Context: one part of a larger RNA
RNA sequence: GCCAACGAGUUCUUUCUACUUUCUUUGUCUAAGUCCUUUUGGGACGGAGACUCAGAGAAAUCAAGUGUUAAAAGCGCGAUUUAGAGAGUGGAAGAGACCCGAAGCCAAGCGAGCUUGCCAUGGCCAGGGUGAACUUUGUGGAAACACAAAGGGAGGCCCGAACCCGUGAGCCGUUCAACACUCUGGGAUGAGCUGUGGUAAGAAGUGAAAAGCUAAUCGAGCUUGGUAAUAGCUGGUUCUCCCCGAAAUAGCUUUAGGGCUAGCUCUUGUUAAAUUAUUUUCUGGAGGUAGAGCACUGGAUGGACUAUCUUGGGAUUUAUCUCAGGUAAUUCAACCAAACUCCGAAUGCCGGAAAAUUUACACAGGAAGUCAGACUGCGGGCGCUAAGGUUCGUGGUCAAAAGGGAAACAGCCCAGACCUUCAUCUAAGGUCCCUAAACUGAACUAAGUGUUUAAGGAAGUAAUGUUCCAUUGAUAGUUAGGAGGUUAGCUUAGAAGCAGCUAUCCUUUAAAAAGUGCGUAACAGCUUACUAACUAAGGAGCGUUGCGCCGAAGAUUUAUUGGGACUAAGUUCAGUACCGAAGAUAAGGAUGCCAUUGUUUUUCAAUGGCGUGGUAGGGGAGCGUUCUUAGCAGCUGAGAAGCUGGAGGGUGACCGACAGUGGAGCGCUAAGAAGUGAGAAUGUUGGC
Numbered sequence: 001g002c003c004a005a006c007g008a009g010u011u012c013u014u015u016c017u018a019c020u021u022u023c024u025u026u027g028u029c030u031a032a033g034u035c036c037u038u039u040u041g042g043g044a045c046g047g048a049g050a051c052u053c054a055g056a057g058a059a060a061u062c063a064a065g066u067g068u069u070a071a072a073a074g075c076g077c078g079a080u081u082u083a084g085a086g087a088g089u090g091g092a093a094g095a096g097a098c099c100c101g102a103a104g105c106c107a108a109g110c111g112a113g114c115u116u117g118c119c120a121u122g123g124c125c126a127g128g129g130u131g132a133a134c135u136u137u138g139u140g141g142a143a144a145c146a147c148a149a150a151g152g153g154a155g156g157c158c159c160g161a162a163c164c165c166g167u168g169a170g171c172c173g174u175u176c177a178a179c180a181c182u183c184u185g186g187g188a189u190g191a192g193c194u195g196u197g198g199u200a201a202g203a204a205g206u207g208a209a210a211a212g213c214u215a216a217u218c219g220a221g222c223u224u225g226g227u228a229a230u231a232g233c234u235g236g237u238u239c240u241c242c243c244c245g246a247a248a249u250a251g252c253u254u255u256a257g258g259g260c261u262a263g264c265u266c267u268u269g270u271u272a273a274a275u276u277a278u279u280u281u282c283u284g285g286a287g288g289u290a291g292a293g294c295a296c297u298g299g300a301u302g303g304a305c306u307a308u309c310u311u312g313g314g315a316u317u318u319a320u321c322u323c324a325g326g327u328a329a330u331u332c333a334a335c336c337a338a339a340c341u342c343c344g345a346a347u348g349c350c351g352g353a354a355a356a357u358u359u360a361c362a363c364a365g366g367a368a369g370u371c372a373g374a375c376u377g378c379g380g381g382c383g384c385u386a387a388g389g390u391u392c393g394u395g396g397u398c399a400a401a402a403g404g405g406a407a408a409c410a411g412c413c414c415a416g417a418c419c420u421u422c423a424u425c426u427a428a429g430g431u432c433c434c435u436a437a438a439c440u441g442a443a444c445u446a447a448g449u450g451u452u453u454a455a456g457g458a459a460g461u462a463a464u465g466u467u468c469c470a471u472u473g474a475u476a477g478u479u480a481g482g483a484g485g486u487u488a489g490c491u492u493a494g495a496a497g498c499a500g501c502u503a504u505c506c507u508u509u510a511a512a513a514a515g516u517g518c519g520u521a522a523c524a525g526c527u528u529a530c531u532a533a534c535u536a537a538g539g540a541g542c543g544u545u546g547c548g549c550c551g552a553a554g555a556u557u558u559a560u561u562g563g564g565a566c567u568a569a570g571u572u573c574a575g576u577a578c579c580g581a582a583g584a585u586a587a588g589g590a591u592g593c594c595a596u597u598g599u600u601u602u603u604c605a606a607u608g609g610c611g612u613g614g615u616a617g618g619g620g621a622g623c624g625u626u627c628u629u630a631g632c633a634g635c636u637g638a639g640a641a642g643c644u645g646g647a648g649g650g651u652g653a654c655c656g657a658c659a660g661u662g663g664a665g666c667g668c669u670a671a672g673a674a675g676u677g678a679g680a681a682u683g684u685u686g687g688c
Base pairs, nucleotide, nucleotide: 001688002687003686004685005684006683011095012094013093015092016091017090018089019088020087021086022085023084024083027051028050029049033045034044035043036042037041055062056061065077066076067075068074098236099235101233105226106225107224108223109222110221116200117199118198119197120196121195122194123193124192125190127159128158129157130155134151135150136149137148138147139146140145163187164186165185168183169182170181202218204214205213206212239622240621241620242619243618244617249262250261251260252259253258263370264369265367266366267365268364269363270362276360277357278356279355280354281353282352283351284350285349291343292341293340297337298336299335301333302332303331304330306328307327308326309325311324312323313322314321315320373398374397375396376395377394378393379392380391381390382389403414404413405412418589419588420587421586423585424584425583429579430578431577432564433563434562438576439575440574441573442572443571444570450566456550457549460547461546462545463544464543465542466541467540468539469538477534478533479532480531481530483507484506485505488502489501490500513528517526518525590612591611592610593609594608595607596606597605598604623677625674626673627672628671629670630669631668632667634666635665642661643660644659645658648655649654
């Protein structure tokens, strides 16, 4: 891992509650106990007691009334009986209470053969080195003493085996080993190591102290018991079909991943008629949002004017004037505001009327689940007008929704799957091939734009607007001219159109700047403006719009059209077809509710209408398993159960003729009772 078996809402209660059903009823039921018996049981007696028959009040008490009260008012609770018992089902409470699961807490015991400390009694430490005290001798000295030599053999001394330890690394790491092995390393006469025996223990011991150790277990050992501890937590919770169908919100909560009440769901009943509810149209209201505005409150820009302040500049006759600046008022113009409003919608909300739907509303009883929501459109807050961010409001979808589209893609677009059909029509989206289905007309794009992005940039291209020039000849081109005063003045070494400053005149002219750009040291030289001629038809500028261009650099292999590929098979506009879904339609069938008709009341049948996605969850109807009771003068060695196959039947759980195997019991019908249905629980046991 697979297979098989086992494996989870049970049982009890003088308890409470609701529903269904049965029985007895003017009462109902017995409990303990006693007696009998065919003894997990059954029967009889037993009225003690309980419920009911009258309520109200705290009570006295009164009584179909009573209490409150000053009250005869009002109000509360009652009144004309039906009730009781049994069974079943849903729920509550108490119990292990659907099942499995802690770490833990307490008690009583067992442990110091491991390890820690201690006690008693034993054992062990190759070899080498160093050379303390002290002693003797010698020398010196008056002596104390000093020096030297020899002897001596101290030490938690040194080196290093045994022995003890475990520093660093490797190796091992389903191991040789639940800590070892190899190399390396520390101690090795000491606070040394060690044998045997003893002693101290669980809130206790022992500890050269690490919360270490106390038998591979220690921030409280192990075993058993209390014990099915508790678990607002995780996991699991077993057959079928039919009907309905949520929530992820509010308030409170030592509350926030849990609860309670409400909201939303299911179910049973009541009101059965009221326009109860919903939608549409018309109509009457309240309001201060969007927008807008500046009339208030504030903000903020420029100007004018006035007042005032001191500072600075200038003038000055020192009276003052003027320029600049600050503050404040008035005024003009143009603005801004969630906590501004002279104004002010659309929606929404509350009424009224009429239609449509036709009970969808409301009330009461019973049962729930839900309290982590997600994305998306719109209106806001927070944030960076960041986030697949967060938090509200209001719709949608998902959640609990399959199908088609978006290549793939819970939350986007279309559309809500009862079943069957090799039928038809459509939605979104599409129609060259992959891949079902396409053509026509007009225009744009040349970038593979299409098939990611901005500021910004550009004689891209198409359309359009506008201002100029133009056969009295535009624009481009070609030819020719482009002069004189003058080298303007100043500056400067020089400054002659062309370093710089100032001015920018006059003349001759068809025209020609005190000079547009090169150039020179300065001149020179080239060129332009400007003019004429030649040529001959459009030219120049500024906007707006469509589609394009650049801007545009990334990590797997092109990699952001799904691919091929496309110049349309791209983009815009217009038209007509077609494809396309579990949508709609067609045909047949099943089923729920409602209505009508028929029928033997229940019931059943037919017809018509509206339905039949579904998680949590509620309701209804069934299948199967084991056992009990009754019936079937049931089946069975002429072959039971079980197993294998299985025509056929049923919406399904399932049933099943028949055949084989098997070799002794089993079924059907009607009731009843449950150890009653497995695929999941790191489930349990067994097998492989």
Background: The prediction has a mean pLDDT of 81. A computed fold for a 688-nucleotide part of an RNA from a Minisyncoccales bacterium, annotated as large-subunit ribosomal RNA, domain II. NCBI's taxonomy places the organism under Bacteria, Bacillati, Minisyncoccota, Minisyncoccia, Minisyncoccales.